A computed fold for a 72-nucleotide RNA from Jimgerdemannia flammicorona, annotated as transfer RNA.
Its Rfam family is "tRNA". Rfam classes the family as a transfer RNA.
Lineage of the source: Eukaryota > Fungi > Endogonomycetes > Endogonales > Jimgerdemannia.

RNA sequence: GCCCAUUUAGCGUAGUGGUAGCGCGUCAGUCUUGUAAACUGAAGGUCGGUUGUUCGAACCAGCCAAUGGGCA
Numbered sequence: 001g002c003c004c005a006u007u008u009a010g011c012g013u014a015g016u017g018g019u020a021g022c023g024c025g026u027c028a029g030u031c032u033u034g035u036a037a038a039c040u041g042a043a044g045g046u047c048g049g050u051u052g053u054u055c056g057a058a059c060c061a062g063c064c065a066a067u068g069g070g071c072a
Base pairs, nucleotide, nucleotide: 001071002070003069004068005067006066007065010024011023012022013021018055026042027041028040029039030038048064049063050062051061052060
């Protein structure tokens, strides 16, 4: 230098065009002498950035960035 893959909540991940979910964690409540466990509930994402395509984009396209890999 060229090519490929990945990027979604604190962490791990699902979601292939129509209002973004799950597990763990966090917080609150119930229970307990107390903690944990269990049960109930809540908060937490503008989906790496930007421009475009579309009535509509996490999803499709271009560019950029980060990480990993391959070729030279």